[in-house]
RNA sequence: GUAUAUAAAAGGCAAAAUUGUUGAAAAACAGUGACGCAAAGUUAAGGGGUCUAAGGCUUGAGAGCUAUGAUUGCCCGACUGCCACC
Numbered sequence: 001g002u003a004u005a006u007a008a009a010a011g012g013c014a015a016a017a018u019u020g021u022u023g024a025a026a027a028a029c030a031g032u033g034a035c036g037c038a039a040a041g042u043u044a045a046g047g048g049g050u051c052u053a054a055g056g057c058u059u060g061a062g063a064g065c066u067a068u069g070a071u072u073g074c075c076c077g078a079c080u081g082c083c084a085c086c
C1' cells in the first nucleotide's frame, strides 16, 4: 500500500417508537430505546435522487409549479479512521 475471505480483540454509531424543544412543513436537536451498520465517520459549498412549499408565480376556485429549506441510515464520488493477515 492493494484485493479477497473468515475469525478474534478493543470499542463505536443508533432505526422504529416515544417525551420535550425548534420549524410553515419536510425535518433537526436532547433523553429513553436498539432495527441494524466495517465506515450508519465527514462532505448538502462534488454530482444525482427523494421529501417539504413558508415566500413567490399561476388559477374564478380547487389546486398546480418552484428551494434559497431538508435528507450522507437513498446512491455515487472525495477525504479521514480501528484491529488482524500478507
Base pairs, nucleotide, nucleotide: 001086012037013036017032018031019030020029021028022027035073041079042078043077046076047075048074049071050070051069055066056065057064058063
Model confidence (mean pLDDT): 85 of 100. c-di-GMP-I riboswitch aptamer from Halanaerobium saccharolyticum, 86 nucleotides, folded computationally. It was read from a public genome assembly, where an Rfam model found it. Its Rfam family is "c-di-GMP-I riboswitch aptamer". Its family is annotated with cyclic-di-GMP binding in the Gene Ontology.